Transfer RNA from Kwoniella mangroviensis CBS 10435, 73 nucleotides, folded computationally. RNAcentral holds the sequence, with entries from GtRNAdb. The organism belongs to Kwoniella mangrovensis, within Eukaryota. The prediction has a mean pLDDT of 82. Rfam family: tRNA. Its family is annotated with triplet codon-amino acid adaptor activity in the Gene Ontology.
């Protein structure tokens, strides 16, 4: 240098063939318990790496550019 895949909640990962993002963990706060841990309830947290474009609408399509892998020279 060329060519692929991946990026979504603190963390680990879904979703979508473009119509206003979800689980599980962890965080809180309640319930139990002398007090804790487990257990149960109930509830915060995302401009979907980023910018630009199409479009009425973009996490999705298109074009760039960054991180990380993997290939191929």
């Nucleotide at each position: 240098g060329g060519a692929g895949c991946u990026g979504u909640a603190g963390u680990u990962c879904a979703a979508u063939u473009g119509g206003u993002a979800g689980a599980a963990u962890a965080g809180u706060a309640g319930a139990u318990u002398c007090c804790a841990a487990a257990u149960c309830u109930a509830u915060u947290g995302g401009u979907c790496g980023c910018a630009a474009g199409u479009u009425c609408g973009a996490u999705u399509c298109c074009u760039g550019u960054c991180a990380g892998c993997u290939u191929c020279a």